The part of an RNA shown here (small-subunit ribosomal RNA, 5' domain) has 526 nucleotides and comes from an uncultured Flavobacteriales bacterium. The sequence was found in a public genome assembly. The coordinates come from a structure-prediction model, not an experiment, and the mean pLDDT is 83.
[in-house]
Context: one part of a larger RNA
RNA sequence: GGAUGAACGCUAGCGGCAGGCCUAACACAUGCAAGUCGAACGGUAACAGAUCUAGCUUGCUAGAUGCUGACGAGUGGCGCACGGGUGAGUAACGCGUAUACAAUCUACCUUUAACUGAGGGAUAGCCCAGAGAAAUUUGGAUUAAUACCUCAUAGUAUUAUAGAGAGGCAUCUCUUUAUAAUUAAAACUCCGGUGGUUAAAGAUGAGUAUGCGUACUAUUAGCUAGUUGGUAAGGUAAAAGCUUACCAAGGCUACGAUAGUUAGGGGGCCUGAAAGGGUGAUCCCCCACACUGGUACUGAGACACGGACCAGACUCCUACGGGAGGCAGCAGUGAGGAAUAUUGCACAAUGGAGGAAACUCUGAUGCAGCCAUGCCGCGUGCAGGAAGAAUGCCCUAUGGGUUGUAAACUGCUUUUAUACAAGAAGAAACCUCGGUACGUGUACCGACUUGACGGUAUUGUAUGAAUAAGCACCGGCUAACUCCGUGCCAGCAGCCGCGGUAAUACGGAGGGUGCAAGCGUUAUCC
Numbered sequence: 001g002g003a004u005g006a007a008c009g010c011u012a013g014c015g016g017c018a019g020g021c022c023u024a025a026c027a028c029a030u031g032c033a034a035g036u037c038g039a040a041c042g043g044u045a046a047c048a049g050a051u052c053u054a055g056c057u058u059g060c061u062a063g064a065u066g067c068u069g070a071c072g073a074g075u076g077g078c079g080c081a082c083g084g085g086u087g088a089g090u091a092a093c094g095c096g097u098a099u100a101c102a103a104u105c106u107a108c109c110u111u112u113a114a115c116u117g118a119g120g121g122a123u124a125g126c127c128c129a130g131a132g133a134a135a136u137u138u139g140g141a142u143u144a145a146u147a148c149c150u151c152a153u154a155g156u157a158u159u160a161u162a163g164a165g166a167g168g169c170a171u172c173u174c175u176u177u178a179u180a181a182u183u184a185a186a187a188c189u190c191c192g193g194u195g196g197u198u199a200a201a202g203a204u205g206a207g208u209a210u211g212c213g214u215a216c217u218a219u220u221a222g223c224u225a226g227u228u229g230g231u232a233a234g235g236u237a238a239a240a241g242c243u244u245a246c247c248a249a250g251g252c253u254a255c256g257a258u259a260g261u262u263a264g265g266g267g268g269c270c271u272g273a274a275a276g277g278g279u280g281a282u283c284c285c286c287c288a289c290a291c292u293g294g295u296a297c298u299g300a301g302a303c304a305c306g307g308a309c310c311a312g313a314c315u316c317c318u319a320c321g322g323g324a325g326g327c328a329g330c331a332g333u334g335a336g337g338a339a340u341a342u343u344g345c346a347c348a349a350u351g352g353a354g355g356a357a358a359c360u361c362u363g364a365u366g367c368a369g370c371c372a373u374g375c376c377g378c379g380u381g382c383a384g385g386a387a388g389a390a391u392g393c394c395c396u397a398u399g400g401g402u403u404g405u406a407a408a409c410u411g412c413u414u415u416u417a418u419a420c421a422a423g424a425a426g427a428a429a430c431c432u433c434g435g436u437a438c439g440u441g442u443a444c445c446g447a448c449u450u451g452a453c454g455g456u457a458u459u460g461u462a463u464g465a466a467u468a469a470g471c472a473c474c475g476g477c478u479a480a481c482u483c484c485g486u487g488c489c490a491g492c493a494g495c496c497g498c499g500g501u502a503a504u505a506c507g508g509a510g511g512g513u514g515c516a517a518g519c520g521u522u523a524u525c526c
Base pairs, nucleotide, nucleotide: 001526002525003524004523006522007521008520009519010518013378014377015376016375017374018373019371020370021336026334027333028332030331031330032329035078036077037076040075041074043071044070047069048068049067050065051064052063053062054061055060056059085289086288087287094214095213096212097211098210099209100208101207104206105205109202110201111200112199113198114197115196116195117151118150119149120148127140128139129138130137131136157182158181159180160179161178162177163176164175165174166173167172187194188193215261216260217259222252223251224250227249228248229247230246231245232244233243234242264286265285266284267283268279269278270277271276291312292311293310294309295308314325315324316323317322342368344367345366346365350364351362352361353360354359381412382411383410384409392402393401395400417463418462419461420460421459422458426453432447433446434445435444436443437442438441470515471514472513473512474511475496476495477494481510482509483508484507485506491498492497
């Protein structure tokens, strides 16, 4: 000199764009953050309509009917493994990079081919009867499905046996023939379709393995028993001591094993001419975690933040028998700390989940609020004006000098401010209607509709210099000097050093220098 997720002191007019718990992965009140589908199903608790019945105040009261729009609770499907948070752990194939899978899986989506036949038994809900303070739960009767089960049919699927051909990378792989065995499906419909099953391929996502790179300590020198390898079996989507039995005695290490300490990794960021050094906030990719530890279930995918079970610590409810909870989601609270924001608005846009769609949900996201935390921009006037006014201060040769064109005064402008008025882009779609092209449907065109921000940005008119400057420093380094006070005192100080009676170094004043809505100090890095 540059830089910062900064803090502190003094000061402060505005806007744009960014950023905002670095400490206690400490504990959390309250609200919200993952639902959706009635075009899978039985149904009908609420709302609206319709029909019927009764009463009468003659158009409202009560009751009935799932008939219609819809729909609480329930069965079922898809989603909840994404999105969002945090960096505790991890020195590791975790990450980065380059490869491999002849050792693998992949829901939804796309393409292609074939199929979608016949039956059955339950169960939730509802109803009845109970237990319990509650959380919850027991028994009986009855009912549905795209829930569950059985049978049929099937091959380029799987398994076994026997061949043929081609290729390679060692185990082998691919194509193909025959025989035998095994395994499928679900309906709904506005009749257009939407689904379902099997097989092959693609896309996407994931898994696994390997080479190289990846912090400090030798005041850590030996470490290892599933340990290293083999055989067999099991297991996995898949290779493998991944697991087990048996056999052998191996394996790693001074090119640093093992142990200890520290740490998420990278793209990047800061600095530097570079080499290098430091760092890993925001944004993007990967990993790990979700009160602590463990376990599996479901599922295409989890060993699952707002799922389950067990143990533990903590908090809460209780009728003392028993139960409930997990903000490292968004706000917010306490605590810790030098220190870090609103219990805001909206799904209008982008994206996501479900749905045929309308739509619903979405603290993702879009916006607004707070903070000079940073970067950038603008302003606090401009021109003229010497009697060089007055005050202040200083010097003095008592003439004057300086503050200083500064002010007053004259003219001008109105960024900004205030008031009033006009007022966006972000919206293209979906839906609906109309039209055009090949017959319905699809594609395209036109119309209609939708804005949280927000009456915001922006623009115009009016008013009037009107609303707006500080901070640090002035001995040398280092730009900027005098007086007064003090008298080795009080104090200053980054280093050298200053102060003991003429202090440009302390304190004040005048003057000056630097930067400027900031300026200094502290901390850290180069």